[in-house]
RNA sequence: GGUCCGUUAGCUCAGUAGGUAGAGCACGUGACUUUUAAUCACGGGGUCACAAGUUCGAAUCUUGUACGGAUCA
Numbered sequence: 001g002g003u004c005c006g007u008u009a010g011c012u013c014a015g016u017a018g019g020u021a022g023a024g025c026a027c028g029u030g031a032c033u034u035u036u037a038a039u040c041a042c043g044g045g046g047u048c049a050c051a052a053g054u055u056c057g058a059a060u061c062u063u064g065u066a067c068g069g070a071u072c073a
Base pairs, nucleotide, nucleotide: 001072002071003070004069005068006067007066010025011024012023013022019056027043028042029041030040031039049065050064051063052062053061
């Protein structure tokens, strides 16, 4: 330098036939318990790496950039 893959909540990850984003764990509150833990209920939290394009509408399609990884030279 070429090609390919990845980037979504604090963490690990879903979400591929475009229709205003979810789970588990963690966190907060309450219940239960002598207390802690466990268990149960409820709740907060992400403009989907960044920028632009297509579209009525983009996490999803296209292009560029950044970062990480694999591979070829």
The prediction has a mean pLDDT of 81. Predicted 3D model of a 73-nucleotide RNA (transfer RNA) from an uncultured Bacilli bacterium. It matches the Rfam family "tRNA". By type it is a transfer RNA.